[in-house]
Context: one part of a larger RNA
RNA sequence: UGACGGGGGCCCGCACAAGCGGUGGAACAUGUGGUUCAAUUCGAAGCAACGCGAAGAACCUUACCAAGGCUUGACAUGUCUAGAACCUCGUAGAAAUAUGAGGGUGCCCGCAAGAGAGCUAGAACACAGGUGGUGCAUGGCUGUCGUCAGCUCGUGUCGUGAGAUGUUGGGUUAAGUCCCGCAACGAGCGCAACCCCCGUUGUUAGUUGCCAUCAAGUAAAGUUGGGCACUCUAGCGAGACUGCCGGUGACGAACCGGAGGAAGGUGGGGAUGACGUCAAGUCCUCAUGGCCUUUAUGUCCAGGGCUACACACGUGCUACAAUGGCAAGUACAAAGCGCUGCAAACUCGCGAGAGGGAGCCAAUCGCAAAAAGCUUGUCUCAGUUCGGAUUGGAGUCUGCAACUCGACUCCAUGAAGCUGGAAUCGCUAGUAAUCGCAGAUCAGCACGCUGCGGUGAUACGUUCCCGGGUCUUGUACA
Numbered sequence: 001u002g003a004c005g006g007g008g009g010c011c012c013g014c015a016c017a018a019g020c021g022g023u024g025g026a027a028c029a030u031g032u033g034g035u036u037c038a039a040u041u042c043g044a045a046g047c048a049a050c051g052c053g054a055a056g057a058a059c060c061u062u063a064c065c066a067a068g069g070c071u072u073g074a075c076a077u078g079u080c081u082a083g084a085a086c087c088u089c090g091u092a093g094a095a096a097u098a099u100g101a102g103g104g105u106g107c108c109c110g111c112a113a114g115a116g117a118g119c120u121a122g123a124a125c126a127c128a129g130g131u132g133g134u135g136c137a138u139g140g141c142u143g144u145c146g147u148c149a150g151c152u153c154g155u156g157u158c159g160u161g162a163g164a165u166g167u168u169g170g171g172u173u174a175a176g177u178c179c180c181g182c183a184a185c186g187a188g189c190g191c192a193a194c195c196c197c198c199g200u201u202g203u204u205a206g207u208u209g210c211c212a213u214c215a216a217g218u219a220a221a222g223u224u225g226g227g228c229a230c231u232c233u234a235g236c237g238a239g240a241c242u243g244c245c246g247g248u249g250a251c252g253a254a255c256c257g258g259a260g261g262a263a264g265g266u267g268g269g270g271a272u273g274a275c276g277u278c279a280a281g282u283c284c285u286c287a288u289g290g291c292c293u294u295u296a297u298g299u300c301c302a303g304g305g306c307u308a309c310a311c312a313c314g315u316g317c318u319a320c321a322a323u324g325g326c327a328a329g330u331a332c333a334a335a336g337c338g339c340u341g342c343a344a345a346c347u348c349g350c351g352a353g354a355g356g357g358a359g360c361c362a363a364u365c366g367c368a369a370a371a372a373g374c375u376u377g378u379c380u381c382a383g384u385u386c387g388g389a390u391u392g393g394a395g396u397c398u399g400c401a402a403c404u405c406g407a408c409u410c411c412a413u414g415a416a417g418c419u420g421g422a423a424u425c426g427c428u429a430g431u432a433a434u435c436g437c438a439g440a441u442c443a444g445c446a447c448g449c450u451g452c453g454g455u456g457a458u459a460c461g462u463u464c465c466c467g468g469g470u471c472u473u474g475u476a477c478a
Base pairs, nucleotide, nucleotide: 001478002477003475004474005473007472008471009470010469011468012467013466015462016461019427020426021425022424023423026318028316029315030314031313032312033311034309035308042053043052064304065303068300069299070298073127077126078125079123080122081121082120083119086103087102088101089100090099091098092097107116109114129293130292132291134289138287139286140282141281142280143278145276150189151188152187153186154185155184156165157164158163169180170179171178195270196269197268198267200238201237202236203235204234205233206232209228214225215224216223241264244258245257246256247255248254320420324379325378326377327376328375329374330373336367337366338365341360342359346355347354348353386417391412392411393410394409395408396407397406433455434454435453436452437451438450439449
């Protein structure tokens, strides 16, 4: 100087407390451990691995396994030889591949011979290749402490020195934020602000919106003429600064209350992550050193596996019901996506869906029904009209192909489950809880993820638990 303390002081955080809803019990989904297996590819391991890499394993993906093939190779560059490229048909085979027959002769320079570009095949060698090992050789990227308020430097001063001072102290703040003091005076990286979205408003602009106003028109409808007033869309501005008033305070910084205002003291949310820590993670995104491999640890192919299942754990979903289930009727979003696409009306089917194809490169058409909600009826506390697992049968769709191993529909079947031990998690406002919608990936496949809106709660405080900041103290630790 640090680190540590079941030392002390001050302060903060859904850290506790006060509450709301869960997890832990059940079924299922998913990830992991373990076990099994020819293989169940690999990585991730307290917080910070475990719906994680994977924004989507039937083949492919695919790295794994057993079998069948190839050896200048699936891919790159260089040399030589031959042929245009290429197309069609047959045989063997699971395919890869092997083999046979036929067609075909292009472009550019040139009279021609020939030469060139490109592609294909063959030969020999330089070489290719490796998701092989090492993240404890590395770059890059990422997690984490933590959006915590800290981490340092120059000069000066003090100390023999390591170092100290500044950065401590008194106030204050979300903040090393600011003020005052001070052997310090300044500065840098962080904080804040500058950026984006939301909230108010002006203006510019109207193939969206409006009967606001006028006219036409209908069973109804901005449907038509007409118009940018309003809504909206999206560019440029305005607006909030403790600016104003009162009080407290050290005549300071600031704090408390108030006015005006759409918004008030960082208005709400996002992006933004200092010096560093964990030899944290990643050689399987990519790049890369040295090591290993070279008729194989490379490469092609069909099949299997990654989907196994006495069990254990994590994360979710659906429930156990009456604040509910079912039936009928009826209302209100936002944000997205669409040409290999979204697909309306209409017809058929109980349905998944099929036929059909208007319209739309989309503020114009479509996906699209929002759901919870509201109204009415029914069920009357039961393993039930709760719950939907499992299983049997029949189908639909995607796709060469749904056996291993897809999603969905209909009929039948109706399991466990009556609110969950010890323990444990999230959350302070348009938040929790609850309800649906969309998107990425994607042929198909979502209870996951990322977004969007609808309805919409409960909370006195800092003694204690956990984590963090700061000052100080002890130390046989570094």